Predicted 3D model of an 84-nucleotide RNA (Bacterial small signal recognition particle RNA) from Acholeplasma laidlawii PG-8A. The sequence is in RNAcentral, with records from ENA. The coordinates come from a structure-prediction model, not an experiment, and the mean pLDDT is 75.
[in-house]
RNA sequence: AUUCUCAUUCAAUAUUAAGGAUCGAACCUGGUCAGGCCUUGAUUGGAGCAGCCAUAAGAUACCUGAUAUGUGGAUGAGGAUACC
Numbered sequence: 001a002u003u004c005u006c007a008u009u010c011a012a013u014a015u016u017a018a019g020g021a022u023c024g025a026a027c028c029u030g031g032u033c034a035g036g037c038c039u040u041g042a043u044u045g046g047a048g049c050a051g052c053c054a055u056a057a058g059a060u061a062c063c064u065g066a067u068a069u070g071u072g073g074a075u076g077a078g079g080a081u082a083c084c
Base pairs, nucleotide, nucleotide: 001081002080003079004078005077006076007075008074009073010072011071012069013068014067015066016065017064019062021060022059023058029054030053031052032051037046038045
């Protein structure tokens, strides 16, 4: 100097769990429900589409932990080989 093995450490990738963020339901969730509808002699009352708000399942990226790895780097120990 090259190479092999092992250990430690940093990273990479994958899986998984938690976290908050964003999005997220034509009807089949909730709230509020213009218009229209029903009710009424009228007032009132009722259900409720669109819209808006929130959210479930879920999606996205982020972050943290764990596990795995024929991945990359660093350090250390040991072995082998070559040269002086």

The source organism's lineage runs through Bacteria, Bacillati, Mollicutes, Acholeplasmatales and Acholeplasma laidlawii.